[in-house]
RNA sequence: UCCGCCGAGCCCGGCCGUGCGGCCGGGGCCGGGGACCCACUCCCCACGGGGUGAAUCGGGCCCGCGGGCCCGUAGGGCGGACUUCCGACGCCCGAACCCGUCAGCUAACCCGGUAGGCGGUGUUCCACGGAAGG
Numbered sequence: 001u002c003c004g005c006c007g008a009g010c011c012c013g014g015c016c017g018u019g020c021g022g023c024c025g026g027g028g029c030c031g032g033g034g035a036c037c038c039a040c041u042c043c044c045c046a047c048g049g050g051g052u053g054a055a056u057c058g059g060g061c062c063c064g065c066g067g068g069c070c071c072g073u074a075g076g077g078c079g080g081a082c083u084u085c086c087g088a089c090g091c092c093c094g095a096a097c098c099c100g101u102c103a104g105c106u107a108a109c110c111c112g113g114u115a116g117g118c119g120g121u122g123u124u125c126c127a128c129g130g131a132a133g134g
Base pairs, nucleotide, nucleotide: 002120003119004118005117006116010027011026012025013024014023015022016021028114029113030112031111032110033109038104048102049099050098051097052096057072058071059070060069061068062067075093076092077091078090079089082133083132084131085130086129087128
């Protein structure tokens, strides 16, 4: 360089830059705010509430009470020679971060993102079933 995976995170044009890349514009994709209607609406205690994401919830152990570890789990991803769906089998994830007292849904309208992280060495084995499309 090329092929492939998670993810919205890609494509086209212009400018700058030695390349990687940076900036601007357009398209695509993604997310947030935002009416009527609908939903919610009582009392007390503790406790603010909300968002992106598959990443929630339960049990147990340790602890210096900050937290750490283990077993499950809602949910999610990958694999077997084109793609998608269902199934069987196998291997994994089940995090992290953000807003800042504030936001249900929500047409018009308004705002923002377009990142980041990985695999492709040798040998052996395997390369499943059904449906639809190409």
c-di-AMP riboswitch aptamer (ydaO/yuaA leader) from Streptomyces radiopugnans, 134 nucleotides, folded computationally. Its Rfam family is "c-di-AMP riboswitch aptamer (ydaO/yuaA leader)". From the family's description: This family represents a conserved RNA structure found upstream of the ydaO and yuaA genes in Bacillus subtilis and related genes in other bacteria. RNAcentral holds the sequence, with entries from Rfam. Lineage of the source: Bacteria > Actinomycetota > Actinomycetes > Streptomycetaceae > Streptomyces.